[in-house]
Model confidence (mean pLDDT): 78 of 100. Two RNAs folded together computationally: RNase P RNA and transfer RNA, 467 nucleotides in total.
RNA sequence: CAGCCGGACCGGACGGUCGCUGUUGAAAGACAGAGGAAAGUCCGAACUCCGCAGAGCAGUGUGCCGGAUAACGUCCGGGACGGCCGGUUCAAGCCGGUUGGACGGAAAGUGCCACAGAAAACAUACCGCCCGGGCCGCAAGGCUCAGGUAAGGGUGAAAAGGUGCGGUAAGAGCGCACCGCCGACGCAGUGAUGCGCCGGGCAGGGCAAACCCCACACGGAGCAAGACCAAAUAGGGAGGGAAUCCGGUUUCGGCCGGGUGCGUGCCGGCUCGGCGCGCCACAACCUCCGGGUAGGUCGCUUGAGCCUCGCAGUAAUGCGUGGCCCAGAGGAAUGACCGUCCCGCAGCAUUCAUGUUGCGGACAGAAUUCGGCUUACAGGUCCGGCUGUCAC
RNA sequence: GCGGGAGUAGUUCAGCGGUAGAACGCCAGCUUCCCAAGCUGGAUGUCGCCGGUUCGAUCCCGGUCUCCCGCUCCA
Numbered sequence: 001c002a003g004c005c006g007g008a009c010c011g012g013a014c015g016g017u018c019g020c021u022g023u024u025g026a027a028a029g030a031c032a033g034a035g036g037a038a039a040g041u042c043c044g045a046a047c048u049c050c051g052c053a054g055a056g057c058a059g060u061g062u063g064c065c066g067g068a069u070a071a072c073g074u075c076c077g078g079g080a081c082g083g084c085c086g087g088u089u090c091a092a093g094c095c096g097g098u099u100g101g102a103c104g105g106a107a108a109g110u111g112c113c114a115c116a117g118a119a120a121a122c123a124u125a126c127c128g129c130c131c132g133g134g135c136c137g138c139a140a141g142g143c144u145c146a147g148g149u150a151a152g153g154g155u156g157a158a159a160a161g162g163u164g165c166g167g168u169a170a171g172a173g174c175g176c177a178c179c180g181c182c183g184a185c186g187c188a189g190u191g192a193u194g195c196g197c198c199g200g201g202c203a204g205g206g207c208a209a210a211c212c213c214c215a216c217a218c219g220g221a222g223c224a225a226g227a228c229c230a231a232a233u234a235g236g237g238a239g240g241g242a243a244u245c246c247g248g249u250u251u252c253g254g255c256c257g258g259g260u261g262c263g264u265g266c267c268g269g270c271u272c273g274g275c276g277c278g279c280c281a282c283a284a285c286c287u288c289c290g291g292g293u294a295g296g297u298c299g300c301u302u303g304a305g306c307c308u309c310g311c312a313g314u315a316a317u318g319c320g321u322g323g324c325c326c327a328g329a330g331g332a333a334u335g336a337c338c339g340u341c342c343c344g345c346a347g348c349a350u351u352c353a354u355g356u357u358g359c360g361g362a363c364a365g366a367a368u369u370c371g372g373c374u375u376a377c378a379g380g381u382c383c384g385g386c387u388g389u390c391a392c
Numbered sequence: 393g394c395g396g397g398a399g400u401a402g403u404u405c406a407g408c409g410g411u412a413g414a415a416c417g418c419c420a421g422c423u424u425c426c427c428a429a430g431c432u433g434g435a436u437g438u439c440g441c442c443g444g445u446u447c448g449a450u451c452c453c454g455g456u457c458u459c460c461c462g463c464u465c466c467a
Base pairs, nucleotide, nucleotide: 001388002387003386004385005384006383007382008381009380010379012341013340014339015338016337017336018335020033021032022031023030024029035363039374040373042372043371044370045369046368047222048221049220050219059218060217061216062215063214064078065077066076067075068074079103081100082099083098084097085096086095087094088093104213105212109211110210111207112206113205126153127152128149129148130147132145133144134143135142136141161179162178163177164176165175166174180202181200182199183198185196186195187194188193226298227297228296229295236289237288238287239286240285243260244259245258246257247256248255249254261279262278263277264276265275266274267273305324306323307322309320310319311318312317342361343360344359345358346357347356348355349354393463394462395461396460397459398458399457402416403415404414405413410447418434419433420432421431422430440456441455442454443453444452
């Protein structure tokens, strides 16, 4: 210097004109006006309403250890494990670096492991290897019977510890060394776990993002939550009023006619009187009450807030000092155009310094508010690691 | 804005972790003078996409894309 990987950050700047939203103002005007993800709505909370004696079951979620936090499936640190690279060993393995993950339990129980294969979990014997018997053969050897075997082959994703040496008829933890595993003890560590030592030849394949077991957590809904004010039309509830007698008829619900009485309207200044209407409390009418809708107001942005510095801590983060107020709309504003500059790419000119012309500058966009995760993103900056090339 | 559900053949839908099916449709043949109906045979899938778990994924888990539905109050 180039490439790759990982991490952190920025994500166009300034000015003018015309608009939009909010606050303020009598007005003119002044001031403020999207993001790192505002997104997906995947987790966790605040807040609000409903529910709730207590406990258990069911259901859902989480899952190494320690810490951070209001909380979390998030973050920080550590541990064990796996991958890659390098070193080392006869080999298995071990050591170092780097990186990754939803990383409790498979020795509680149940279930599944297709095909292939002898056998897929109470192990087994296809080929092969080996001892012995029988038969054939001059022999080498072949066939067969009864056994041994788990080294070698073969099947499979997976075959009942691994490597090496010894041993054996052939083999085998059969024996030994190392590694792994199981159990007991000791030491270190808050702990996950690590180290040491003793005992055991080794039991107990894999899958729990299969059921399940263990531990822990969890009531439900969501700002279209919810609270307040409150039309018009319709509807709900309560209250209000003079009826009564006789006759006829009836399908037994009523209907018709008449009398007395009451209320009311008209004639009238008032009374009497006359005329009309009603007198069934169903509807209508009158009075009162309450709920909801349209609409309006609140919830609504001062908050687990932002910036600077200091302290504690490996860190996440916490504490303290000082300063700041930073969109709150509601079918929903935050835009358009112009100029100067910035960055990238391409072309032309060229005195190799640059000038000039054109194109491009992503993803996206608040809707109750926070903490995370995930996903999208042109271009650029910084840091770390690895590889390569050149120079010293 | 908030909440819920679904993506499998051209269409509508099934589908125990072990080679993905049905009906209708499509194509070819038979039948018919021709068509329809009928009979026989055939073709047809990135199981929306990307990862993970597993020996193995349409199925289990995560992410993502598209589509559909519901949301004043009371009952």
It holds a member of the Rfam family "Bacterial RNase P class A". By type it is a ribozyme. Rfam's curators write: Ribonuclease P (RNase P) is a ubiquitous endoribonuclease, found in archaea, bacteria and eukarya as well as chloroplasts and mitochondria. Rfam links the family to the GO terms ribonuclease P activity, tRNA processing and dimeric ribonuclease P complex.